[in-house]
RNA sequence: GCGGGAAUGGCUUAGUGGUAUAGCGCAGCCUUGCCAAGGCUGAGGUCGCGGGUUCGAUCCCCGUUUCCCGCU
Numbered sequence: 001g002c003g004g005g006a007a008u009g010g011c012u013u014a015g016u017g018g019u020a021u022a023g024c025g026c027a028g029c030c031u032u033g034c035c036a037a038g039g040c041u042g043a044g045g046u047c048g049c050g051g052g053u054u055c056g057a058u059c060c061c062c063g064u065u066u067c068c069c070g071c072u
Base pairs, nucleotide, nucleotide: 001071002070003069004068005067006066007065010024011023012022018055026042027041028040029039030038048064049063050062051061052060
C1' cells in the first nucleotide's frame, strides 16, 4: 500500500429499513430477627466519528478514526 472483519448503557452482547434488547453490575422496594439467596421496579445509550440515500437508518452507500486478521 491492497483486501476482509469488529466498534451498540459501567462490562459482555442481541438486533438483515419501522418504539434500541438481554445478562451481569448500580439504586429503591418486598421477603428475613440479621446476612445471603430470591422476587418486583427504576436509572443509565445522542448505536466510533462526519456526510449521503430514504417518509423513516444500529441496519444501505461514501469518507474517516481505532483495533484485529490476511496479502504484498

The RNA shown here (transfer RNA) has 72 nucleotides and comes from an uncultured Clostridia bacterium. Rfam family: tRNA. About the family: Transfer RNA (tRNA) molecules are approximately 80 nucleotides in length. The family's RNA type in Rfam is transfer RNA. It was read from a public genome assembly. The prediction has a mean pLDDT of 82.